The prediction has a mean pLDDT of 86. A computed fold for a 107-nucleotide RNA from an uncultured Solirubrobacterales bacterium, annotated as SAM riboswitch aptamer (S box leader).

[in-house]
RNA sequence: CAUCUAUCCAGAGCGGUCGAGGGCCCGGGCCCUAUGACGCCGCCGCAACCGGUCUCCGCUUCAAGCAGUGAGCAGGGACACGGUGCGAAAGCCCGGUUCGAUGGAGG
Numbered sequence: 001c002a003u004c005u006a007u008c009c010a011g012a013g014c015g016g017u018c019g020a021g022g023g024c025c026c027g028g029g030c031c032c033u034a035u036g037a038c039g040c041c042g043c044c045g046c047a048a049c050c051g052g053u054c055u056c057c058g059c060u061u062c063a064a065g066c067a068g069u070g071a072g073c074a075g076g077g078a079c080a081c082g083g084u085g086c087g088a089a090a091g092c093c094c095g096g097u098u099c100g101a102u103g104g105a106g107g
Base pairs, nucleotide, nucleotide: 001107003105004104005103006102007101008100013043014042015041016040017039021032022031023030025096026095027094028093029092044087045086046085049083050082051081052079053078054077055076056075058073059072060071061070091099
């Protein structure tokens, strides 16, 4: 960078800094913002996508049967250790479009 795929009405804020716009783009609304928004940094937090650990149930296998152990697989739950992400409003709303964002996979 393109492709594939899942999710996007739940949840979670303080401080510092900056200084005028911001809520992706176009049209229309609405909202946030000098009582300092947006962005950036720090801390704290939210969530549980990927990995990890633990646990419950089931199944497969280990030369026929039973039992046990080990290994593997699928599903539920817990933790939040690692990698991301996120912390105004439903991706703010409606319409438009090669829409956008984030995770994961292989290239």
Of the family's consensus pairs, 97% are formed in the model. The sequence was found by an Rfam model in a public genome assembly. Rfam family: SAM riboswitch aptamer (S box leader). Gene Ontology term of the family: regulation of gene expression.